Glycine riboswitch aptamer from uncultured Blautia sp., 85 nucleotides, folded computationally. It matches the Rfam family "Glycine riboswitch aptamer". About the family: This family represents the bacterial glycine riboswitch. The RNAcentral record of the sequence draws on MGnify. Model confidence (mean pLDDT): 77 of 100.

RNA sequence: AUUUCGGGAGAGCUUCUGCUGCAGAAUCUGCUGCAGAACGCCGAAGGGGCGAUUGUGUAAAACUCUCAGGCAAAAGAACCGGAAU
Numbered sequence: 001a002u003u004u005c006g007g008g009a010g011a012g013c014u015u016c017u018g019c020u021g022c023a024g025a026a027u028c029u030g031c032u033g034c035a036g037a038a039c040g041c042c043g044a045a046g047g048g049g050c051g052a053u054u055g056u057g058u059a060a061a062a063c064u065c066u067c068a069g070g071c072a073a074a075a076g077a078a079c080c081g082g083a084a085u
Stems, first nucleotide, its partner, number of pairs: 001085007012039001014038006021031004040071003046067001047065003
C1' cells in the first nucleotide's frame, strides 16, 4: 500500500406542487413510492484554502470553505483495532 472483518459522528423521515398505487369517503381526506421547486442545516468519501519550523520540500490537519457528498432507516463514512498478501 491492497483486500477483508468489526467499531464509527453530525445535520429537516421540513414545506409546497404534480404523478402513481391502496384505503375510506363521496369529488374530498389519509398513507406509500417517484419527480420538480423552496427554505433551513451537517462535515469524517473526495476536492479547495491557510501556518510555523527549516537539513529537505511536490508545504499539514480532525482547522477552514461547502464545489461535490450528506440530513429517519439503509447505504456511505475520516479515523481506530484484528487478520491476510